[in-house]
RNAcentral holds the full RNA, with entries from SILVA. The part of an RNA shown here (small-subunit ribosomal RNA, central domain) has 346 nucleotides and comes from an invertebrate metagenome. Its mean pLDDT, the model's own confidence on a scale to 100, is 87.

Context: one part of a larger RNA
């Protein structure tokens, strides 16, 4: 290649949108490319294969045969793919009607709590530890009150809950944007699936320009510990933490589990449509969750949110270490990032 694999042994890209390609509903007529018979040329000799002959025999030699699984041309078949008409309606969008929700952007308000100023009370400590010290206080602190000012994050509700493609998202409220789901069955009529490149979005953390700077805090100073103590503690404390805009593109970016269809018992909780009912409670969708039959796994475990049983289609992996490193090309302001080896060596 063929095969086998990817939840935890190697191995699902971070996510989504989508280009080429790949596949791809149900009926019909048409064509005959694929595809199947038949004929008919060609498939060079040797060779291999079978029958035989000739060298005492064997190798070897000779002769016929068969085979050359291929290609071309020509008459046909027409299931099933494919190429052209027509039509269909259940896959898939779209309408109406409902609804859901920490989805998203931007405005604006709000209280609780830090810290900081001021006054006001009022004395000597305060904070802090396993015990201590640094550090703060008679320049009146800690503690209580009152007033102001800043940035930040939003207790309870809160919950195995909801929303989002991921990443992620939580005070109230306003506008804007976008979505999902149910229900009607109107309306188009296969318009659909994946999806190499591409494109866009991607936590912290770092970058840059310029604001803000209350808390917490890398480095950093100092004080404990300790045989040291470049740490764990502890007092400070600068970048960043926040905000505007441009970059960065990486995470154990996880469910370590690709997208999509179909089909395979049950039992329960819960969230949010619909329908019936006096309610009780039951039917039916969409989701989150647990425990489980079959099945399926190396076990552990998975089981209608499959790791089951089938299809299509990307993505990936081939022993450990060298290495996610060297070169090289590429993106990057940098920091790196992306692509990715072999020597050697076990």
């Nucleotide at each position: 290649c063929u095969g086998g694999g990817u939840u935890u042994a190697a191995a699902g890209g971070g996510u989504g949108c989508g280009u080429a390609g790949g596949c791809g509903g149900g009926u019909u007529u048409u064509u005959a490319a694929g595809u199947c018979a038949g004929a008919u040329g060609u498939g060079a000799a040797a060779g291999c294969c079978u029958u035989g002959a000739g060298c005492u025999u064997a190798a070897c030699u000779c002769a016929a045969g068969a085979a050359c699984u291929g290609c071309g041309u020509u008459u046909g078949a027409u299931a099933c793919u494919g190429g052209a008409g027509a039509c269909c309606u259940u896959g898939a969008a779209u309408u109406c009607g409902a609804u859901a929700g920490a989805a998203g952007u931007g405005g604006g308000c709000g209280g609780a709590a830090u810290a900081a100023u001021u006054c006001a009370u009022g004395u000597a400590g305060c904070g802090g530890u396993g015990a201590a010290a640094u550090g703060c206080u008679u320049a009146g602190a800690u503690a209580u009150g009152a007033a102001u000012u800043a940035g930040a994050a939003c207790a309870c509700c809160a919950a195995u809950u909801g929303c989002g493609a991921a990443g992620g998202c939580a005070g109230c409220u306003c506008a804007c944007u976008a979505u999902g789901u149910c229900g009607a069955u109107a309306u188009u009529g296969a318009c659909g699936c994946u999806g190499a490149g591409g494109c866009a979005c991607g936590a912290a953390a770092g970058c840059g320009u310029g604001g803000g700077g209350a808390u917490c805090a890398a480095a950093c100073a100092g004080g404990a510990u300790u045989a040291g103590a470049u740490a764990c503690c502890c007092u400070g404390g600068u970048a960043g933490u926040c905000c505007a805009c441009g970059c960065c593109c990486u995470a154990a970016a996880c469910g370590a589990u690709g997208a999509a269809u179909a089909c395979u018992c049950g039992u329960u909780g819960u969230u949010u449509g619909c329908g019936a009912u006096a309610u009780a409670c039951u039917g039916u969708g969409a989701g989150c969750g647990a425990c489980u039959a079959a099945g399926c796994g190396a076990a552990a475990g998975c089981g209608u949110u499959a790791a089951g049983u089938a299809u299509u289609c990307c993505a990936c992996c081939u022993g450990g270490g060298g290495a996610g490193u060297a070169c090289g090309u590429u993106c990057g302001c940098a920091a790196g990032g992306a692509u990715g080896a072999a020597a050697c060596u076990c």